[in-house]
RNA sequence: GCUUAUCAAAGCCAAACCACGAGCAAUCGUGGGACGGAAAGCCGCGGGUCCUCCAGAGGAUAGCCGGGUUGCCAAG
Numbered sequence: 001g002c003u004u005a006u007c008a009a010a011g012c013c014a015a016a017c018c019a020c021g022a023g024c025a026a027u028c029g030u031g032g033g034a035c036g037g038a039a040a041g042c043c044g045c046g047g048g049u050c051c052u053c054c055a056g057a058g059g060a061u062a063g064c065c066g067g068g069u070u071g072c073c074a075a076g
Base pairs, nucleotide, nucleotide: 002076003075004074012037013036017032018031019030020029021028022027035063041069042068043067045066046065047064048061049060050059051058052057053056
């Protein structure tokens, strides 16, 4: 470097809930906290869901699915 695979988890991330803060809202940030995660890293590209309004536009979700891209462990 290539192929296969997701068995394991040293290390990593962190649902619900709580506190404080931002936002009309969906939701987000920080701290606490662990239900889970093998891309629960990143990208709103396709679909889904949700929010707002001036009703065809703007927004949220990557921990809903697919896709793109980078990468860890293991085996060959």

A computed fold for a 76-nucleotide RNA from uncultured Geobacter sp., annotated as c-di-GMP-I riboswitch aptamer. Of the family's consensus pairs, 95% are formed in the model. It was read from a public genome assembly, where an Rfam model found it. NCBI's taxonomy places the organism under Bacteria, Pseudomonadati, Thermodesulfobacteriota, Geobacteraceae, Geobacter.